[in-house]
RNA sequence: GGGCCGCUAGCUCAGUGGUAGAGCACGUGACUUUUAAUCACGGUGUCGAUGGUUCGAUCCCAUCGCGGCCCA
Numbered sequence: 001g002g003g004c005c006g007c008u009a010g011c012u013c014a015g016u017g018g019u020a021g022a023g024c025a026c027g028u029g030a031c032u033u034u035u036a037a038u039c040a041c042g043g044u045g046u047c048g049a050u051g052g053u054u055c056g057a058u059c060c061c062a063u064c065g066c067g068g069c070c071c072a
Stems, first nucleotide, its partner, number of pairs: 001071007010024004018055001026042005048064005
């Protein structure tokens, strides 16, 4: 330098055009067996960035950034 894959919640990952979810973790409350467990409630997020297509984009297209693998 070229090719491919990935980037979504604190972590690990779903979701592939129609207003974003799960597990764990976390916060609040209750409870009693109190370094904690159990139960209830809460999504906590500019979906990597910018631009484009579209009535509508996490999803499609282009460029860029970051990470991984392969080739030179």
Molecule: transfer RNA
Organism: Acidobacteria bacterium UBA823